[in-house]
c-di-GMP-I riboswitch aptamer from a Deltaproteobacteria bacterium, 73 nucleotides, folded computationally. Its mean pLDDT, the model's own confidence on a scale to 100, is 82. It was read from a public genome assembly, where an Rfam model found it. Lineage of the source: Bacteria > Pseudomonadati > Myxococcota > Myxococcia.
């Protein structure tokens, strides 16, 4: 650099729910909590799927681009 793991170590993200704020609403943050995750990091590019105040939202729906840890080869 490259593959390949989460079986072993150390450790990391956190759903659903329940609370508080913010929003027209889909949902966001924030605090508990743990269903799961190997990029469940980051991008709304392409595609779907929600809201619908002309314009949002989902990255833990698919794919794509961009960047990384541990170990191990």
């Nucleotide at each position: 650099a490259u593959g390949a793991g989460a079986u072993a170590a150390a450790g990391c993200c956190a759903a659903a729910c329940c609370u508080g704020c913010c929003g027209g609403a889909a949902g966001g943050c924030g605090g508990g909590g743990a269903c799961g995750g190997a990029a469940a990091g980051c991008u709304a590019c392409g595609g779907g799927u929600c809201u619908g105040u002309u314009a949002g939202a989902u990255a833990g729906c698919c794919g794509g681009g961009c960047u990384g840890c541990c170990u191990u080869u």